[in-house]
RNA sequence: CUUAUCAAGAGCAGGUGGAGGGACUGGCCCGAUGAUACCCGGCAACCGGCGAUUUUCAAUCGUACGGUGCUAAUUCUUGCAGAACCGUUGGACGGAGGCGUCCUUCGGUAUCUGAGAGAUGAG
Numbered sequence: 001c002u003u004a005u006c007a008a009g010a011g012c013a014g015g016u017g018g019a020g021g022g023a024c025u026g027g028c029c030c031g032a033u034g035a036u037a038c039c040c041g042g043c044a045a046c047c048g049g050c051g052a053u054u055u056u057c058a059a060u061c062g063u064a065c066g067g068u069g070c071u072a073a074u075u076c077u078u079g080c081a082g083a084a085c086c087g088u089u090g091g092a093c094g095g096a097g098g099c100g101u102c103c104u105u106c107g108g109u110a111u112c113u114g115a116g117a118g119a120u121g122a123g
Base pairs, nucleotide, nucleotide: 001123002122003121004120005119006118011040014039015038016037020030021029022028024079026077027076041071042070043069046067047066048065049063050062051061052060053059054058075117080114081113082112083111084109085108086107087106090103091102092101093100094099
């Protein structure tokens, strides 16, 4: 750089160890009732192996032997663009009026879509 995947799953007393950790920003969380990390255990099935089937330059399914990966919260959420809804500024039109429709300013929302960033596999 290319490509695929990222809503499921995995220790409500396992061991070592002892301070920050969840990539970054803002939030919000986890953590001396011991987090993060490492070992063990587990989950999954991306690549290889093995087995079965057939659509046989291979594909699909299974297995979990090898190589990775993962094992709080959706990739915890957010960051850019658009849409939806709610509120709001100003205006136009309609109406006797309460008000309605359209355009517009700003803000909000664990609503939706796409991008970006990131992670992992394979090349």